About this RNA:
RNAcentral holds the sequence, with entries from Rfam and Ribocentre. A computed fold for a 78-nucleotide RNA from Desulfobacter postgatei, annotated as c-di-GMP-I riboswitch aptamer. Its mean pLDDT, the model's own confidence on a scale to 100, is 83. It matches the Rfam family "c-di-GMP-I riboswitch aptamer". Rfam describes the family as follows. GEMM was predicted in a large-scale screen for bacterial structured RNA regulatory elements. Taxonomically the source falls in Desulfobacter (Bacteria, Pseudomonadati, Desulfobacteria, Desulfobacterales).
RNA sequence: AAAUAGAAAAGCCAAUUCUGCACAGAUGCAGAAACGGAAAGCCAUAGGGUCUAUGAUUUAGAUAGCCGGGUUGCCUCG
Numbered sequence: 001a002a003a004u005a006g007a008a009a010a011g012c013c014a015a016u017u018c019u020g021c022a023c024a025g026a027u028g029c030a031g032a033a034a035c036g037g038a039a040a041g042c043c044a045u046a047g048g049g050u051c052u053a054u055g056a057u058u059u060a061g062a063u064a065g066c067c068g069g070g071u072u073g074c075c076u077c078g
Stems, first nucleotide, its partner, number of pairs: 004078001005076002012037002016033007035065001041071003047067002049063005
């Protein structure tokens, strides 16, 4: 250096609820609080599931904090 792992420390993210805004909707964004997380960073044009409907029977959108995959990254008792 790399791999594995996650004990410690420094930090990081933010479930859900409330308020405001966007939206047809699922949902997204911002603020507060902190359920939890070792990638709860990113990717929905690698796969599956789930959700929405002004859609369709070869549709469009959402979900990465559903599984799983790809990719990038902090620290070091081992």